This is a predicted structure of a 97-nucleotide RNA (Guanidine-I riboswitch aptamer) from Gracilibacillus suaedae. It was read from a public genome assembly, where an Rfam model found it.
[in-house]
RNA sequence: GUAAUUGUUUUCUAGGGUUCCGCAACACAAGUUGGACUGGUCCGAGAGAAAACACACAGUAACUACUGUGACACGGAGGGAUAAAAGCCUGGGAGAU
Numbered sequence: 001g002u003a004a005u006u007g008u009u010u011u012c013u014a015g016g017g018u019u020c021c022g023c024a025a026c027a028c029a030a031g032u033u034g035g036a037c038u039g040g041u042c043c044g045a046g047a048g049a050a051a052a053c054a055c056a057c058a059g060u061a062a063c064u065a066c067u068g069u070g071a072c073a074c075g076g077a078g079g080g081a082u083a084a085a086a087g088c089c090u091g092g093g094a095g096a097u
Stems, first nucleotide, its partner, number of pairs: 005054001007053006015043002020040002022037001023034004055070006072092001074095001078090003
């Protein structure tokens, strides 16, 4: 210095907080406060899981179908979004090997 589909989407999980609901406390009540509340809604992984689709190559079949393969992946700080936070985004980045 250089190559790879370092593919897209969906569902889910680890994880995450506090808009809404619930819960707890206070209050006659309206309501206020609390995530130093297990939770539901919610956010959610490049380096977690699954599925669908596309693409490349190979094979079979025979003209658009089927099957197979598509590896690997240590990693900050700071900043950003949203109500807020995060394995979210920046980012398969900086850096390291």
Lineage of the source: Bacteria > Bacillota > Bacilli > Bacillaceae > Gracilibacillus. The coordinates come from a structure-prediction model, not an experiment, and the mean pLDDT is 84. It matches the Rfam family "Guanidine-I riboswitch aptamer". From the family's description: This family represents a conserved RNA structure found upstream of the ykkC and yxkD genes in Bacillus subtilis and related genes in other bacteria.